[in-house]
Context: one part of a larger RNA
């Protein structure tokens, strides 16, 4: 100087407290451990692994296993020789494929002798190739402490020196934020601001959007219209600016006015010096080592989907604030040409048929659901709950046996609110209700986004945990 303490004092944070809803019990989904297996490919392992890499494992993916098969190779460059690529056919084989036979010619330049490009075949080598090892050799990238308020430097001064000071003290702040004092004076990376979005208004613009007014219609449907809504560009607006009080006359804090909005308005992006030899050599790049008729390449089938069990994260429930039936209302944000696919018709339904319109403020996906209205059930393992299983189907796709999703009928398990323990959340939040996208042929209870309805509580900092700075201690470096 740091680090540490079951040292004292100060401050902060859904850290506790005050509340609301969960997990832990049940069934299922998914990931992991373990076990099993020919293989169950590999990685991630306290917080910071475990719905994680994987924004999609039937084949492919695929890296694993078994069987068959190739050796200048699936891919690149170079040399030589031959030939268009290509198509048809026969035999062997479980299959991928291999071998044999047949047919036949294009493009560019040309002195019409030929040459060249591209592709294919063969030969010999240089070489290719490796999701093989090492993240403790590395780059770039990322997690975490932590969006915590810190981390440093120049000159000066002090100290023999390591170092100190500045960065400390009194206030204040979300903040090393600002003010005052001070052997310090300044500066840099962080904080804040500049960026995006949302909340108010104005101007410009008015189709595919809107409809106050005038006509018109089943319907903003049609003709006017651009006021309103909306869209999207440019501006305005908020700054402790104003008033009162407190304060040291400061910084600031408390209350108020005005205002759509007030003290960082809400949300996002943005992550200092560094820590964990943290993560990944299976994105990529890369040093070294290793394999080279195999640790490389191809094909088929299987596996990654196993199952006495244990754990994590979720979904659905255990019901009446509910289940089922009928009627009826209101979104936002997205996606669509290898696509979205309307009306109509067929089917109980999944779906089929059909093909209008739409490269989309135009057409379609598209029905929002909880909600509201009416009547039904009457506290039961039930008209709750839906696992499991049987039969019959639908769709995608060469192909649903291993191993897809969905529909109808039948079946109707556990479960009556969950021990010790433990998690999230402070407002348009929690809780609850649906909707869309990416991936994608098909396959979400995951994930990312969107809106609808919409709470309770916070006295406070004694205690638990994390963290910041100062003080004294130390058997640590």
């Nucleotide at each position: 100087u740091g680090a540490c303490g079951g040292g004292g004092a100060c401050c902060c944070g859904c850290a506790c407290a005050a509340g609301c809803g969960g997990u832990g019990g049940a069934u299922g989904a998914u990931g992991u451990g373990g076990u099993u297996u020919a293989a169950u490919u590999c990685g991630a392992u306290g917080c910071u692994a475990c719905g994680c890499g994987a924004a999609a494992a039937a084949c492919c993916u695929u890296a694993c296993c078994u069987a068959c098969c190739c050796u200048u190779g699936a891919c690149a460059u170079g040399u030589c020789a031959g030939g268009a690529a290509u198509c048809c056919u026969a035999u062997a084989g479980a299959g991928a494929u291999a071998u044999g036979g047949g047919a036949g010619u294009g493009c560019u330049c040309g002195c019409a002798u030929g040459a060249g490009a591209g592709c294919c075949u063969g030969a010999a080598c240089a070489c290719a190739g490796g999701u093989g090892c090492u993240g403790c050799a590395u780059g770039g990238c990322u997690g975490u402490c932590g969006u915590c308020a810190g981390c440093u430097c120049g000159u000066g001064u002090c100290g023999u020196g390591a170092g100190a000071u500045g960065u400390c003290g009194g206030g204040u702040u979300a903040a090393g934020u600002c003010c005052c004092g001070c052997a310090a004076c300044g500066a840099g990376c962080g904080c804040a601001a500049c960026c995006c979005u949302u909340g108010u208004c104005a101007u410009u613009a008015g189709u595919u959007g809107c409809u106050a007014c005038c006509a018109u219609u089943u319907a903003g449907u049609u003709g006017g219209g651009c006021a309103c809504u909306c869209u999207a560009a440019u501006g305005a607006g908020a700054c402790u600016g104003c008033c009162g009080g407190u304060g040291a006359u400061a910084a600031a804090c408390c209350g108020g006015a005005g205002g759509a909005a007030u003290g960082u308005g809400g949300g996002g992006a943005u992550g200092a010096c560094g820590u964990c030899a943290a993560g990944a050599c299976c994105u990529c790049a890369u040093g070294g080592c290793c394999c080279u008729u195999a640790u490389g390449a191809g094909u088929a089938g299987g596996g990654c989907u196993a199952c006495a069990c244990a754990c994590g994260u979720c979904a659905u429930a255990c019901a009446a604030u509910g289940g089922g039936c009928g009627g009826u209302a209101c979104a936002a944000a997205g996606g669509g040409u290898c696509g979205c696919g309307a009306a109509g018709c067929c089917g109980c339904g999944a779906g089929g048929u059909g093909g209008a319109g739409c490269c989309a403020a135009c057409c379609c996906c598209a029905a929002a659901a909880a909600g509201c209205c009416g009547g039904u059930c009457g506290u039961a393992g039930u008209g709750c709950g839906g696992a499991u299983u049987g039969c019959a189907c639908u769709c995608u796709g060469c192909a649903a046996c291993u191993c897809g999703a969905g529909u109808g009928c039948a079946u109707g398990a556990a479960g009556u609110c969950g021990g010790a323990a433990u998690c999230g959340c402070u407002a348009g939040u929690a809780a609850u209700c649906g909707u869309g996208g990416a991936u994608c042929a098909g396959a979400a209870u995951g994930u990312c986004a969107c809106g609808g309805u919409g709470a309770a509580u916070a006295c406070g900092u004694u205690c638990c945990c994390c963290g910041u700075a100062a003080c004294g201690g130390u058997a640590c470096a």